[in-house]
RNA sequence: AAGUCCUCCGCGGAAGAGUCCGGCGCAGCGAUGCGUCGGCGCCGAAGGCGCAACCGCCCCGGAAACGCUCAGGCCAACGGACCGCGAGGGGAUG
Numbered sequence: 001a002a003g004u005c006c007u008c009c010g011c012g013g014a015a016g017a018g019u020c021c022g023g024c025g026c027a028g029c030g031a032u033g034c035g036u037c038g039g040c041g042c043c044g045a046a047g048g049c050g051c052a053a054c055c056g057c058c059c060c061g062g063a064a065a066c067g068c069u070c071a072g073g074c075c076a077a078c079g080g081a082c083c084g085c086g087a088g089g090g091g092a093u094g
Base pairs, nucleotide, nucleotide: 003093004092005091006090007089008088009086010085011084012083013082018040020039021038022037023036024035025034026033027032041074042073043072047070048068049067050066054062055061
C1' cells in the first nucleotide's frame, strides 16, 4: 500500500396493516377536504424489551427477519429494518 472490518454520509431498491367511527377547529354555498382529540380494529422492518438455536473450553460476553407491541405505523407522500454501489469522510487491523 492493497485487502478486511466498524461507523458516518451520498445514490438506488425496499414489505405489512383503516382513506373505520365520533367530537372540535379551519376552508368550502354544498358535497367534501385538511388538522386535532377520543374510541374501536389492525401491522412489524425505526427504536425498545423478551426467549435462545448458535459462537465461545468455562466465566464474562455476543447473538434472529422468532415472540411482545411500550414506542412507532395503517391512501399517497414522508419514514423504513435490510440489500447493492461510491475512483466519499473517519477509525481499527494490517